[in-house]
Context: one part of a larger RNA
């Protein structure tokens, strides 16, 4: 390369939007660029194939192929182009509807702790036991107020929503999407996407508030042969606000985007329909099982891992390495792109 993969063996980009290009619904019309046949002319000669001659050998004779190229016809189905239409594919108006889907502002109970005042007297914490630690300078328990901060108990659920990360106390604004159903409206507008671009847990960084808890580091008490741990008393960064970076994760369904086809069966969430029945029927999610099929097995099974097609990314024995040089990005940490050599 070519083939075969890509849940769990090596491999699906964290996600999304789009350029370029790949792919592309129905039905007439035209055209003849691609396609399909036909001739022709051309492919120099030496070679290659085959005849033929025979005598070892050079050197010769005759025919074919040369799968290509140009030109003239030819067909009009399919690819393209051009033109006029359809509507079922994508959109949209109209009517309902769920919903922790984002941004900002505001408030509200519990709960830790800490002050303060009052009662109160002696131990409290903590463990497996125990210290370190608090505590007659009066704790801890109790009542009453105060301050600050951070996270929202119950409803809660295999539940909702988002494109991923992710989202939950109320209320207010302001906003994205998203189903569902009838008709209209449009006329293929689509699907994917190299590069690009935007978001993106947490942890880290810049400045600057801010600090209630629990808490990397780091101190000290146990434990132990040690014990830079587990286990305890304490405790800064950080977590929290704002504004910028920074781009990674078991960013996992370890399963890429779209489209169509395909046996049931059970509860479920929002909807339409309904004879209003403890029914059933239909979208469109988010669950359990199971035919067939697949799969190496495990399993998956209309939310495919079947049966196809498009169209990206990826992989090609383990270690050396997701290193090492180079580039590019970034305040830094470091991302990303990424190999040999040498081993076996």
């Nucleotide at each position: 390369c070519u083939g075969g993969g890509c849940g769990u063996a090596a491999a699906g980009g964290g996600c999304a939007c789009g350029u370029a290009g790949g792919c592309g619904g129905u039905a007439a019309a035209u055209c003849g660029g691609g396609u399909u046949g036909a001739a022709a002319g051309u492919g120099a000669a030496a070679g290659c194939c085959g005849c033929a001659a025979a005598a070892a050998a050079c050197u010769g004779g005759c025919g074919g192929a040369a799968u290509g190229c140009u030109c003239u016809c030819u067909a009009a189905a399919c690819c393209a182009a051009u033109u006029c239409a359809c509507u079922u594919g994508a959109g949209u108006c109209a009517g309902a509807c769920a919903g922790a889907g984002g941004a900002g502002a505001g408030u509200g109970g519990a709960a830790u702790u800490u002050c303060g005042u009052g009662u109160g007297u002696a131990g409290g914490g903590g463990u497996g036991a125990a210290a370190u630690c608090u505590g007659g300078a009066g704790a801890u328990c109790u009542a009453c107020g105060a301050a600050g901060c951070a996270a929202c108990g119950c409803a809660a659920a295999a539940a909702g929503c988002g494109a991923a990360g992710g989202u939950a106390g109320c209320u207010c604004u302001u906003u994205g999407g998203g189903u569902c159903c009838u008709u209209a409206c449009c006329g293929a507008c689509g699907c994917u996407g190299a590069g690009g671009u935007a978001c993106g847990a947490a942890a880290g960084c810049a400045u600057g508030c801010g600090g209630a808890g629990a808490a990397a580091a780091c101190a000290g008490g146990a434990u132990u042969a040690g014990a830079u741990a587990c286990c305890c008393u304490g405790g800064u960064a950080g977590u929290c606000c704002a504004u910028u970076c920074c781009g990674u994760a078991a960013a996992c369904g370890a399963u890429g985007a779209g489209u169509g086809u395909u046996c049931g069966c059970c509860a479920u969430u929002g909807g339409u329909c309904u004879a209003c029945g403890u029914g059933a029927a239909u979208c469109a999610g988010g669950g359990g099982c199971c035919c067939a099929g697949c799969u190496a097995a495990u399993g998956c099974g209309u939310g495919a891992a079947a049966c196809a097609c498009u169209c990206c990314g990826c992989c090609u024995g383990g270690g050396g390495a997701g290193c090492a040089c180079g580039g590019u990005c970034a305040c830094a940490a470091g991302a990303c792109c990424a190999a040999a050599a040498c081993u076996g």
Molecule: small-subunit ribosomal RNA, central domain
Organism: Solanum okadae